A computed fold for a 276-nucleotide RNA, annotated as Archaeal signal recognition particle RNA.

């Protein structure tokens, strides 16, 4: 000087990267991709930080001089951005053409010999005379009932006043009347109202009803077509421009997880045994 075989220390591993967010790095968030491999706390007006920014505190595993760290080439998961192509949706413009009316064919068949389409005539509605019926206000007439504690009446027990007495006077409670007033009825008048009624006259008739005439179809509806009509503006269709949003595909450019190959830089330290 080298190998070996044990102990140590310094140290190394325990992931990375994109996108969000920050002046900016890192974390927590989201997604991608790796390993044989960690835990616990707290963190979006948040937490540690300043280009050697590749997290903060706290505890574990494995290795240990074993590495770590950089350029470059190529394979490759993925992400992002440009372009172009497809698909699908939204939003907008624009042509047409359809919504209305009406003939006609088809289709279909609610309903119908307890009568269908159709036709006629009526009632339910509006309106004008006129009369009932019910109901309310006022106003008026008789009748009945009630009605005065005191400020009416009458008759006043008892009591009380006067008087020698007879008697007399006021007069309370009771009774009796009637006044003003209530309340009932009836008699006439007046003036309102009505989910009501009759007559007669005129107008309405879409809906619902009712009566009549006729005697088998046949009504809303949906398709296709003839001709009008509207195209203000709504909405449906079908084209056709323009925008945008999601997917998908293809090219490029950039970032890049993992792996390969290769270069550079730092490290390769101690201590003990055997062997050379």
């Nucleotide at each position: 000087g080298g190998g070996c075989a044990g102990g140590c220390u310094a140290g190394g591993c325990u992931g990375g990267g994109a996108g969000g967010u920050u002046a900016g790095u890192c974390g927590u968030c989201u997604c991608c991709u790796g390993u044989a491999a960690c835990c616990a706390u707290a963190a979006a007006a948040c937490g540690a930080c300043u280009u050697c920014a590749c997290g903060a505190u706290g505890g574990g595993g494995c290795c240990g001089a074993a590495g770590c760290u950089u350029g470059a080439g190529g394979a490759g998961a993925g992400g992002u951005c440009u372009a172009u192509c497809c698909a699908a949706g939204g939003c907008u413009u624009g042509c047409u053409g359809g919504u209305c009316u009406u003939g006609g064919c088809u289709u279909g068949g609610a309903c119908a010999a307890u009568g269908a389409c159709a036709c006629u005539c009526u009632g339910u509605c509006c309106u004008u005379g006129g009369g009932g019926a019910c109901u309310g206000g006022c106003c008026u007439u008789a009748c009945c009932g009630g009605g005065a504690a005191u400020c009416g009446g009458g008759u006043c027990a008892g009591g009380c006043u006067g008087g020698g007495a007879a008697c007399a006077g006021a007069g309370c409670a009771g009774c009796c009347c009637u006044a003003a007033c209530c309340a009932g009825u009836c008699u006439g008048g007046u003036u309102g109202g009505u989910g009501c009624u009759c007559c007669a006259g005129g107008g309405g008739u879409a809906g619902c009803g009712g009566a009549g005439u006729c005697g088998a179809g046949g009504a809303g509806a949906a398709g296709c077509u003839g001709a009008g009509g509207u195209c203000a503006a709504a909405c449906c269709a079908u084209c056709a421009g323009g925008u945008u949003u999601u997917g998908g595909g293809u090219a490029g450019g950039c970032c890049c997880a993992u792996c390969c190959u290769u270069g550079g830089g730092u490290g390769u330290g101690c201590c003990u045994g055997c062997c050379u």

Its Rfam family is "Archaeal signal recognition particle RNA". Gene Ontology terms of the family: signal recognition particle, plasma membrane targeting and SRP-dependent cotranslational protein targeting to membrane, signal sequence recognition.
The sequence was found by an Rfam model in a public genome assembly.